RNA sequence: UCCGCCGAGGGGCGCUGCAUCCGCGAAAGCGGUCAGGCUCGGCAUCCUUCAAAACAGCGCCCAUGAAUC
Numbered sequence: 001u002c003c004g005c006c007g008a009g010g011g012g013c014g015c016u017g018c019a020u021c022c023g024c025g026a027a028a029g030c031g032g033u034c035a036g037g038c039u040c041g042g043c044a045u046c047c048u049u050c051a052a053a054a055c056a057g058c059g060c061c062c063a064u065g066a067a068u069c
Stems, first nucleotide, its partner, number of pairs: 004043006010062006018037001021032004036055001
């Protein structure tokens, strides 16, 4: 560095649908699934202390923080 796995980035409902994936097809393509696919951290074990960030289609709702009335 790449692949894989794990965790986090507050949550719920609805919609559309690209990529990936699955199926069909000689092919073109069609059907299905589908809005964490992005970022950060970790991947020998135990204990203690401290401790994050930015971002993610459309609509509605809830939660949390701040400001104003």
This is a predicted structure of a 69-nucleotide RNA (SAH (S-adenosyl-L-homocysteine) riboswitch aptamer) from a Gammaproteobacteria bacterium. The sequence was found by an Rfam model in a public genome assembly.